[in-house]
RNA sequence: GAUAAAGGCAAACCUGUCGUGAGGCAGGGACGCAAAGCCACGGGUCUCCUGUAUGGAGAUAGCCGGGUUGCCGAA
Numbered sequence: 001g002a003u004a005a006a007g008g009c010a011a012a013c014c015u016g017u018c019g020u021g022a023g024g025c026a027g028g029g030a031c032g033c034a035a036a037g038c039c040a041c042g043g044g045u046c047u048c049c050u051g052u053a054u055g056g057a058g059a060u061a062g063c064c065g066g067g068u069u070g071c072c073g074a075a
Base pairs, nucleotide, nucleotide: 001072008033009032013028014027015026016025017024018023031062037068038067039066041065042064043063044060045059046058047057048056049055
């Protein structure tokens, strides 16, 4: 980051399954994405526990920031 090329990922929803739950995984399916590859470090949002604390545990990377790795090569 282009009216380029080769590709890649996969929202919602449906089915199955795991979980108290947010949500995860697999298959189907494409809303979109130049990192929509990876990382829970900071913030936000969501769930659970205890009952209120300036608490704890978890989820979300396709909420934002940050770290790190990668394909191509016009301006």
Record summary
The prediction has a mean pLDDT of 87. The RNA shown here (c-di-GMP-I riboswitch aptamer) has 75 nucleotides and comes from a soil metagenome.